[in-house]
RNA sequence: AUUUUAUACAGAAGAGGGGAGAGAACGGGCUCUGUGAACCUCUGGCAACCAUGCUCCAAAUAGGCUUUUGGGCAACGGUGCCAAAUCCCGCCAAAUAUUUUGGGCCUAUAAAAU
Repeated sequence: AUUUUAUACAGAAGAGGGGAGAGAACGGGCUCUGUGAACCUCUGGCAACCAUGCUCCAAAUAGGCUUUUGGGCAACGGUGCCAAAUCCCGCCAAAUAUUUUGGGCCUAUAAAAU
């Protein structure tokens, strides 16, 4: 980098540096921002994808010890994340139609493979 699968309305910020932008890209909207943006560092936290632990629940297997799968709990390790639903819309469809819902596209993250 590509592919596959899963997830994306929940959750979690302080300090120091920095000095004007930021919210992925394009268009539109809306928002954040000198009461200090991006970015960097430190510390703290969230979450539970992977790994690990507990052995609490269910199922399967077995003569038994066990083993496997799913759920639950924990959070030392590998990642990720810590304004707003991926901030919202863009394409398609439906309905009780200034709207709502479902799907799709794009994107992000994880795991696996190449």
Predicted 3D model of a 114-nucleotide RNA (SAM riboswitch aptamer (S box leader)) from a Chitinophagales bacterium.
Its mean pLDDT, the model's own confidence on a scale to 100, is 80.